[in-house]
The RNA shown here (TPP riboswitch aptamer (THI element)) has 99 nucleotides and comes from Thiohalomonas denitrificans. Its Rfam family is "TPP riboswitch aptamer (THI element)". About the family: Vitamin B(1) in its active form thiamin pyrophosphate (TPP) is an essential coenzyme that is synthesised by coupling of pyrimidine and thiazole moieties in bacteria. The sequence was found by an Rfam model in a public genome assembly. Lineage of the source: Bacteria > Pseudomonadati > Gammaproteobacteria > Thiohalomonadaceae > Thiohalomonas.

RNA sequence: AACACCGGCUAGGGGUGUCCCGGGGUAAACCGGGGCUGAGACAGACCCUUCGAACCUGAUCCAGUUAACUCUGGCGUAGGAAAGCGGUGCAGAAAACAC
Numbered sequence: 001a002a003c004a005c006c007g008g009c010u011a012g013g014g015g016u017g018u019c020c021c022g023g024g025g026u027a028a029a030c031c032g033g034g035g036c037u038g039a040g041a042c043a044g045a046c047c048c049u050u051c052g053a054a055c056c057u058g059a060u061c062c063a064g065u066u067a068a069c070u071c072u073g074g075c076g077u078a079g080g081a082a083a084g085c086g087g088u089g090c091a092g093a094a095a096a097c098a099c
Stems, first nucleotide, its partner, number of pairs: 003089004008085003011049004016043001017036007055080003061074004
């Protein structure tokens, strides 16, 4: 130094769907409760920050599954996508050099 770690610091990026019931209303928006998947379904939480499938585009895509869904897989050695610092360990160890 690489590397690893930290209920680290600062900064930044990101998503919020689906179904049922009730309210609402011409309808839709919207509000409350519940089921499903998920880290997270609007929490001030969670996830991710180039060693980048967090997330976006393609996509009103394809296949499967489901009560339904951005649920699962494919697409994907496609295209994009947000970073710096500190502490600790490694270690006063190895190596090199001098005596």